[in-house]
Predicted 3D model of a 136-nucleotide RNA (c-di-AMP riboswitch aptamer (ydaO/yuaA leader)) from a soil metagenome.
RNA sequence: CGCCGAACCCGCGCGAUGCGUGGGGCGGGGGACCCAGUUGGCGGCCGGACGGUCGCGGGGGCGAACCUCCAUCACGGGAGGCGCGCUAGCUCUUUCAGCGCGAGCCCGACAGCUAACCCCGCAGGCGGACGAAAGA
Numbered sequence: 001c002g003c004c005g006a007a008c009c010c011g012c013g014c015g016a017u018g019c020g021u022g023g024g025g026c027g028g029g030g031g032a033c034c035c036a037g038u039u040g041g042c043g044g045c046c047g048g049a050c051g052g053u054c055g056c057g058g059g060g061g062c063g064a065a066c067c068u069c070c071a072u073c074a075c076g077g078g079a080g081g082c083g084c085g086c087u088a089g090c091u092c093u094u095u096c097a098g099c100g101c102g103a104g105c106c107c108g109a110c111a112g113c114u115a116a117c118c119c120c121g122c123a124g125g126c127g128g129a130c131g132a133a134a135g136a
């Protein structure tokens, strides 16, 4: 200087390479009417049947990080679709081309949408580029 990401900017105070606090900005969750939705299955009990009842199986959030197929005893792996990122004129959008990613973490039986309202985060991790075209 630049990249992924919401994870940035400014002020004030103090015991001052840090801590605290306020504002702006960015991001996320919960939460009405209306609308949407009303779970197949397994087990126990009751019952002539329809059925009732209890339990199990769950469910949800951040994020691009999902689906299908092939292969293997399995793991590893492969392909397609789809999603995401980068390629440096100050920014944005689109196309082509090239190169990468499709992880991880959290809630804890519980949450659809959702105005008012309530709550939370502003981390962490990387790079050494100088491809082409159009528009604003």
Base pairs, nucleotide, nucleotide: 001127002126003125004124008024009023010022011021012020013019014018025122026121027120028119029118030117035112041056042055043054044053045052046051058110059107060106061105062104066081067080068079069078070077082102083101084100085099086098087097091136092135093134094133095132096131
RNAcentral holds the sequence, with entries from MGnify. The prediction has a mean pLDDT of 77.